[in-house]
Predicted 3D model of a 705-nucleotide part of an RNA (large-subunit ribosomal RNA, domain II) from a termite gut metagenome. Rfam family: Bacterial large subunit ribosomal RNA. The coordinates come from a structure-prediction model, not an experiment, and the mean pLDDT is 84.

Context: one part of a larger RNA
RNA sequence: UCCGGCGAGUUACGCCGUCUGGCAAGGUUAAGUGCCUAAGGCACGGAGCCGAAGUGAAAGCGAGCGUUAAAAGCGCGAAAAGCUACUUGUAGCUUUUUAGUCAGGCGACGUAGACCCGAAACCGGGUGACCUAUCCGUGUCCAGGCUGAAACUGCUGUAAAAAGCGGCGGAGGGCCGAACCCACAUCCGUUGAAAAGGGUGGGGAGGAGAUGCGGAUAGCGGAGAAAUUCCAAUCGAACCCGGAGAUAGCUGGUUCUCCUCGAAAUAGCUUUAGGGCUAGCCCCGUAUAAGCCUCACGGAGGUAGGGCGCUGAAUUUCCUAGGGGGCGUCAAAGCUUACCGAAGAAUAUCAAACUGCGAAUGCCGUGAAGGCGGUGUACGGGAGUCAGGCUGCCGGAGAUAAGUCGGGCAGCCGAAAGGGAAAGAGCCCAGACCCCCGGCUAAGGCCCCCAAGUGCGUGUUAAGUGGAAAAGGAUGUGGGAUUUCAAAGACAGCUAGGAUGUUGGCUCAGAAGCAGCCAUACAUUGAAAGAGUGCGUAAUAGCUCACUAGCCGAGAGGUCCCGCGCCGAAAAUGUCCGGGGCUAAAACACGCCGCCGAAGCCAGGGGAUGAGAUGAGAGAUCAUCUUGUCGGUAGAGGAGCAAUCUUAAAGGGAAGAAGCUGUACCGCAAGGAGCAGUGGACUUUUAAGAAGAGAGAAUGCCGGA
Numbered sequence: 001u002c003c004g005g006c007g008a009g010u011u012a013c014g015c016c017g018u019c020u021g022g023c024a025a026g027g028u029u030a031a032g033u034g035c036c037u038a039a040g041g042c043a044c045g046g047a048g049c050c051g052a053a054g055u056g057a058a059a060g061c062g063a064g065c066g067u068u069a070a071a072a073g074c075g076c077g078a079a080a081a082g083c084u085a086c087u088u089g090u091a092g093c094u095u096u097u098u099a100g101u102c103a104g105g106c107g108a109c110g111u112a113g114a115c116c117c118g119a120a121a122c123c124g125g126g127u128g129a130c131c132u133a134u135c136c137g138u139g140u141c142c143a144g145g146c147u148g149a150a151a152c153u154g155c156u157g158u159a160a161a162a163a164g165c166g167g168c169g170g171a172g173g174g175c176c177g178a179a180c181c182c183a184c185a186u187c188c189g190u191u192g193a194a195a196a197g198g199g200u201g202g203g204g205a206g207g208a209g210a211u212g213c214g215g216a217u218a219g220c221g222g223a224g225a226a227a228u229u230c231c232a233a234u235c236g237a238a239c240c241c242g243g244a245g246a247u248a249g250c251u252g253g254u255u256c257u258c259c260u261c262g263a264a265a266u267a268g269c270u271u272u273a274g275g276g277c278u279a280g281c282c283c284c285g286u287a288u289a290a291g292c293c294u295c296a297c298g299g300a301g302g303u304a305g306g307g308c309g310c311u312g313a314a315u316u317u318c319c320u321a322g323g324g325g326g327c328g329u330c331a332a333a334g335c336u337u338a339c340c341g342a343a344g345a346a347u348a349u350c351a352a353a354c355u356g357c358g359a360a361u362g363c364c365g366u367g368a369a370g371g372c373g374g375u376g377u378a379c380g381g382g383a384g385u386c387a388g389g390c391u392g393c394c395g396g397a398g399a400u401a402a403g404u405c406g407g408g409c410a411g412c413c414g415a416a417a418g419g420g421a422a423a424g425a426g427c428c429c430a431g432a433c434c435c436c437c438g439g440c441u442a443a444g445g446c447c448c449c450c451a452a453g454u455g456c457g458u459g460u461u462a463a464g465u466g467g468a469a470a471a472g473g474a475u476g477u478g479g480g481a482u483u484u485c486a487a488a489g490a491c492a493g494c495u496a497g498g499a500u501g502u503u504g505g506c507u508c509a510g511a512a513g514c515a516g517c518c519a520u521a522c523a524u525u526g527a528a529a530g531a532g533u534g535c536g537u538a539a540u541a542g543c544u545c546a547c548u549a550g551c552c553g554a555g556a557g558g559u560c561c562c563g564c565g566c567c568g569a570a571a572a573u574g575u576c577c578g579g580g581g582c583u584a585a586a587a588c589a590c591g592c593c594g595c596c597g598a599a600g601c602c603a604g605g606g607g608a609u610g611a612g613a614u615g616a617g618a619g620a621u622c623a624u625c626u627u628g629u630c631g632g633u634a635g636a637g638g639a640g641c642a643a644u645c646u647u648a649a650a651g652g653g654a655a656g657a658a659g660c661u662g663u664a665c666c667g668c669a670a671g672g673a674g675c676a677g678u679g680g681a682c683u684u685u686u687a688a689g690a691a692g693a694g695a696g697a698a699u700g701c702c703g704g705a
Stems, first nucleotide, its partner, number of pairs: 001705006011112004016107008026050003032044004054061002064076004079096008115253002118250001122243006133217009142207001144176003147172001152167005180204003184201005219235001221231003228237001256640006266279005280385002282382007290375001291372004295367005305357001306355002311351003316346003322340002324337004388413007396405002418429003433606003438602003444596003447580003453593001455592006466582001472567002476564010493551005499524003504518003530545001534543002607630010641694001644690009659678005665672002
């Protein structure tokens, strides 16, 4: 990992609802007793319980009761319907009447382990010191070598000593180093040879030494040269059994089929936030006929936008109260001011918490018609949901960041498959009952991959732009508008001129058109020529420009707007078209015709289901017609299939039961037959009943491969 088997909403009581049945103003027995029996039944038993009347805290009263001074009002009750009358909420009349209770089935809830498995833990009673810690008792062990304390002794020494030297001696948690004990370094080992070892080195090795045997201390405890260390491979509280199926708002798992409907991820409260309760949204039942959309009309409103009179913010100028500065002889009056400046005037702005204005939508109401609908509402029963996500639009937070956080409106996903977007939860198109080798379309496409146009018309682009990006930049190119010049000859080019006062004045070493300052709307000649556009010189010179003439002969220059392009443009596997490849396009813009294209729509065949109608039937129900519907998670409702056993009836079986193998049959499915083989003794159908009633998942359990 696979295969096989086992493996999870049960049971009792209570309560509520619903269905079926019995009896019914009543319904029903419980314990127990009797009879009988294989199991089990039958009868008795009316105690009790529920209902038939309510109300009050109660005494109590009672179709009323309570409150209260109250016959008032109010609260809770007293059956409903119809008709009549009028003070329109009362009265009268008539008719039909009142429904419970017991049992069973189903659904939920409560109490119990209560769908199953799962703790870490807590408590009780016991078992452990053969491991290990400390202690007690009693034994055992420590090769060899080295050092050489005190004491003693001899000699020296002294007044006597002390002391020195020699000898002897053999001290020490002394030294080196085996046994023994330890475990410091490193290598190996790491599904090991070993649940702590092996190799090479290392430390202690007469001591706080090592060790044998016997004994002591026990878990709310012991022991500890102290590390949360040890107490039998277990230790921040051992192990075993029990309370015990502890509890688990947590994780995982929860087994056959078909049909109908179909959510939520919100609000309020919560020691609440990944849990709950109530409401909202879903399902089922009963009742009612109320709902929604379109249109018209009538309403309320203060958003978008606008505006600046109000409240504030904010800009410049004027005016000016006041303040500051200066002058004024202290003080003052007064004068003055390129200072500040309320109010006011002019100017030009801003606002979620400004508004003398003010939409579109949306909302409320009324009305007729049309359309829609499993549409609305009430009551009863059953849920699930309380982590939502993305996209578009409008706000907030953030940085006018985020696949960000938090709202509102809408869509989709969630719970939605199909087609498109190369690929893709949330984008675009479109909502899959089933079948079909039929047709039409949507989005999107039509050169090839790849179904359909190498379609048509008119333009644009030259950048592979298309097929990624900004500020900014540019005689790219197309279109439009406007303006200036131009046959009295423009623009470009070529030829010629471009002078004189004058080297303007100043400055300066020099300054002569051209370092700088001043003047430059100086003047003269002339067709024209600046007191000079640039280059140049030390300064001149020189070249050139403006300007003018000639040659030439038709357009030339500027500004603005729009379309498409260019630069700006550096990143890590391989290029920003899915690829090939594409340039009068297979790019872009506008227009036209055709086609392709989905589970959409249509046609054909089949099925299921809601509603209505008709017919049949005692009924349940069935048939036909009409008209809708049939994606689906949580979840609700409905109908079935299969296995085991029980009861009853009917069958099958050695002329071969069950089981197994094969198989082209039947059923929407779960499933069910037939036949053949195998097998060798049980088994099927129908009607009911009962539950150990369906396996792929639980790091499930057991066995096997």